[in-house]
RNA sequence: UGCGUAAGCUAGGUGACCGCGGGCACAGGGCCGCAAGGCCGUGUUCGAGGAAAGUCCGGGCUCCACAGGGCAAGGUGCUGGCUAACGGCCAGUGGGGGCAACCCUAAGGAAAGUGCCACAGAAAUGAAGACCGCCACCGAAAGGUGGCAAGGGUGCAACGGUGAGGUAAGAGCUCACCAGCGGUUAGGUGACUAACCGGCUAGGUAAACCCCACCUGGAGCAAGACCUGGUAGGAGGAGAAUGAUGCGGCUCGCAGACUCCUCGGGUAGGUCGCACGAGACGCCGGGCAACCGGCGCCCCAGACAGAUGGUCACCCACGACAGAACCCGGCUUACAGGCUUGCGCACUAA
RNA sequence: CGGGAUGUGGCGCAGCUUGGUCAGCGCGCGUGCCUUGGGAGCACGAGGCCGGGGGUUCAAAUCCCCCCAUCCCGACCA
Numbered sequence: 001u002g003c004g005u006a007a008g009c010u011a012g013g014u015g016a017c018c019g020c021g022g023g024c025a026c027a028g029g030g031c032c033g034c035a036a037g038g039c040c041g042u043g044u045u046c047g048a049g050g051a052a053a054g055u056c057c058g059g060g061c062u063c064c065a066c067a068g069g070g071c072a073a074g075g076u077g078c079u080g081g082c083u084a085a086c087g088g089c090c091a092g093u094g095g096g097g098g099c100a101a102c103c104c105u106a107a108g109g110a111a112a113g114u115g116c117c118a119c120a121g122a123a124a125u126g127a128a129g130a131c132c133g134c135c136a137c138c139g140a141a142a143g144g145u146g147g148c149a150a151g152g153g154u155g156c157a158a159c160g161g162u163g164a165g166g167u168a169a170g171a172g173c174u175c176a177c178c179a180g181c182g183g184u185u186a187g188g189u190g191a192c193u194a195a196c197c198g199g200c201u202a203g204g205u206a207a208a209c210c211c212c213a214c215c216u217g218g219a220g221c222a223a224g225a226c227c228u229g230g231u232a233g234g235a236g237g238a239g240a241a242u243g244a245u246g247c248g249g250c251u252c253g254c255a256g257a258c259u260c261c262u263c264g265g266g267u268a269g270g271u272c273g274c275a276c277g278a279g280a281c282g283c284c285g286g287g288c289a290a291c292c293g294g295c296g297c298c299c300c301a302g303a304c305a306g307a308u309g310g311u312c313a314c315c316c317a318c319g320a321c322a323g324a325a326c327c328c329g330g331c332u333u334a335c336a337g338g339c340u341u342g343c344g345c346a347c348u349a350a
Numbered sequence: 351c352g353g354g355a356u357g358u359g360g361c362g363c364a365g366c367u368u369g370g371u372c373a374g375c376g377c378g379c380g381u382g383c384c385u386u387g388g389g390a391g392c393a394c395g396a397g398g399c400c401g402g403g404g405g406u407u408c409a410a411a412u413c414c415c416c417c418c419a420u421c422c423c424g425a426c427c428a
Stems, first nucleotide, its partner, number of pairs: 001346010012315007020047007029040004049321001053332002056330005061220004068252004073216005078092005093107001094105004108211002113209002115205003131152002133148006160178006179201001181198007224272004234263006245255002265427003279298001281296006316319001351424007360377004370408001379395005401417005
């Protein structure tokens, strides 16, 4: 210098004026509304994101027994740790890819059992099976009987692989190495790794049923609580102390008198929930890390006809994806351009 | 904002449970026959890579994951 790889940051900037939404302080009057309540002034301050998105997981919060036993159903799946929790994250193990940095990995059990393996093929799991072939014997020949899974052929897959010995031809039949299985010893918390020994071999599929281990009650802020006013707390039907319903899989158990459907009517009002939180930033300490602890400091959107925009000036690289709606931790997806750092490979120069 | 369902020729649907030679049915479309001509009828045929991408498997419309599009339901009182 080029190519690559991993991680992180940014998301046009600065200034002025006007406007919109919220908080706080002051002022203490007016207006709207039947009311609960709300609005209007001045000053000051704050005002979208890394994904606010998809709603794919997990948790907080709220109500239903502050949520209980059993079965069923669903989910997760190498090991250890982190966490409020997770299907997330961190560190490692095994496998795969790359010269390397590094990346990917739904990765428990197929020796508990069941199912499936189309077509082709002799044969698709059972210690079965002879299509071509090899060998022995019989036969003049065609062919027959027996031995053989080494070679050919079929197929995603053919019952260990390579080599040597052995044999009529062959075969773990014997031996060496390799793969796999079982055991012992050593190391490691563990997944697992290494060495040695043994018998000679046991197909694939569990994102098929299933087995094992662990986890899971349901609904969701239109949850839910309070207040004000209004209507017809209306009509019809079904069920109910022989137990409706809570309980939305069933059952036990607990509580326990209303519940469901159709038609019709009224209101579409106010306040809270609602923004101080598993919170942001800085320093120190522990830990490889995820993360945890201590101290300091800060307050950082909160609507419900739903706020973040407009104009002007200057500058540049001329600006992507995209807009909160109960909150938070993740995952996934979309995304123009720019910046920083670590590492690897190749070339060149010293 | 929350919850749920669907996507297969031009249109409406089946197949997905139990993966394979299973991509099919009706209407529509094209060509030919029949008819004086049209319709109806008869015969033959075209048109799909199953919404898109990835994975598991020998093999995926079907099983799993991620996106996209469309549709449906949900205010309160009583």
Model confidence (mean pLDDT): 80 of 100.
This is a predicted complex of two RNAs, RNase P RNA and transfer RNA, with 428 nucleotides together.
Rfam match: Bacterial RNase P class A. Its family is annotated with tRNA processing, dimeric ribonuclease P complex and ribonuclease P activity in the Gene Ontology. Rfam's curators write: Ribonuclease P (RNase P) is a ubiquitous endoribonuclease, found in archaea, bacteria and eukarya as well as chloroplasts and mitochondria.